[in-house]
RNA sequence: CCGUGCUAAGCGGGGAGGUAGCGGUGCCCUGUACCCGCAAUCCGCUAUAGCGGGGCUGAAUUCCCUCCCGAGGUCGCAUCGCUUUGGGGUCCGGAGCCUGCAAGUGGCGUUGAGGGCCGGGUCUUGUGCAACGGGACCUCGUGAACCCCGUCAGGUCCGGAAGGAAGCAGCGGUAAGCGAGAGCUCUCGUGUGCCGCGAGGGUGCCUGGCCUGAGCUAACUGCAGGAGUGCCGCUCGGGGCGGUCGAUCGACGGCGGGUGCACGG
Repeated sequence: CCGUGCUAAGCGGGGAGGUAGCGGUGCCCUGUACCCGCAAUCCGCUAUAGCGGGGCUGAAUUCCCUCCCGAGGUCGCAUCGCUUUGGGGUCCGGAGCCUGCAAGUGGCGUUGAGGGCCGGGUCUUGUGCAACGGGACCUCGUGAACCCCGUCAGGUCCGGAAGGAAGCAGCGGUAAGCGAGAGCUCUCGUGUGCCGCGAGGGUGCCUGGCCUGAGCUAACUGCAGGAGUGCCGCUCGGGGCGGUCGAUCGACGGCGGGUGCACGG
């Protein structure tokens, strides 16, 4: 140096959590690297730290160690940003609301602001008139088997006769009633009226006349004051998410180093 056979060792690892501590099951990250049984109301161990039973590889690309890189996780009253939530109106910071002023802008105003005086309407009520509605009156028509009138055929009655009497139907007229119709009529009524007369009332609105003669308004800006509100800002407190910083653990990977035994050639 080569070959053969063994042993140590390996056959995933890590984070958080749990635990007096270690490992596992479970969760998460990486990743694909044996099997069976046990296990979170835990399972098994004791700094030599899973237990029990089997299988494969096997002295180096595979095992062990230092260093580097670094997925990922965890912590921090560190710091920044975003978001959400609870409290605060004596925070007069803003915004909004109310009241007042009238500096600015605007609007109205000698075709008369504002003020004063007089009057009327709208309003309430009385009354008159009209309108509307009802009724009466009037005209026409209709309208009584009999108990309305007139005339009464037929028929009936009285009479010797002459003549007379009552009277149904029909016809004509009328009463009560029914229907239609106009009105210089009468009467009753009213949530009707560009109507008249009177009384009352006087907030608001409309309108007419007279006197005086230059302001009035408060819409916007501005100024002053007031009460309240958690709408915005501010402040005190809580939660969530993300970034930076710091700390910690750290897979995979990389460089380097280290490590047996026996036999034969």

A computed fold for a 265-nucleotide RNA from a Clostridia bacterium, annotated as Bacterial large signal recognition particle RNA. It matches the Rfam family "Bacterial large signal recognition particle RNA". Rfam links the family to the GO terms signal recognition particle, plasma membrane targeting and SRP-dependent cotranslational protein targeting to membrane, signal sequence recognition. By type it is a non-coding RNA gene. The prediction has a mean pLDDT of 78. It was read from a public genome assembly, where an Rfam model found it.